Model confidence (mean pLDDT): 76 of 100. c-di-AMP riboswitch aptamer (ydaO/yuaA leader) from a Nocardioidaceae bacterium, 150 nucleotides, folded computationally.
RNA sequence: ACCGCGCUCCCGCCGAGUCCACGGCAGCGACCAUCGCUGCCUGGAGCCGGGGACCCAGGUUCCUGGGGUUAAUCAGCCUUUGUGCUGUAGGGCAACCCUUUCCUGCCCGCACCCGUCAGCUAACCCGGUAGGCGAUCCGGAAGAGGAGUC
Numbered sequence: 001a002c003c004g005c006g007c008u009c010c011c012g013c014c015g016a017g018u019c020c021a022c023g024g025c026a027g028c029g030a031c032c033a034u035c036g037c038u039g040c041c042u043g044g045a046g047c048c049g050g051g052g053a054c055c056c057a058g059g060u061u062c063c064u065g066g067g068g069u070u071a072a073u074c075a076g077c078c079u080u081u082g083u084g085c086u087g088u089a090g091g092g093c094a095a096c097c098c099u100u101u102c103c104u105g106c107c108c109g110c111a112c113c114c115g116u117c118a119g120c121u122a123a124c125c126c127g128g129u130a131g132g133c134g135a136u137c138c139g140g141a142a143g144a145g146g147a148g149u150c
Stems, first nucleotide, its partner, number of pairs: 011134004018045004023041008046129006056119001065117001066114004074087004078082001090108005096146002098143002101141003
């Protein structure tokens, strides 16, 4: 100097998954007093989801129940019927943000839950606020506008 790998501050991405309060508990640092930080609990704001009238929609029963969160549905193929293959509704990224934006490129198209039960739905009621990844070089344009960092 170059290449590869691991960790990691700032930063960035998917996602609702962020912020505040010393109120309670615990720990730590200073430490007579007292203050600060961290974690958990609790409460709140914001965001997200579910249940739930009139009206509207909708008969009931059986069969192969039905329903919800999520972008994650649906169709075809058989060649080894397989956690298979090919597409697809739909979704994401390309580094300041935005666009019912344009071109190009790269990807995802899972999983889980309720438990025979739920259409929409004002009031009202209930719940969640996780997890996972990238990482020093990042594709090209147009429009309008406002930020951020040092």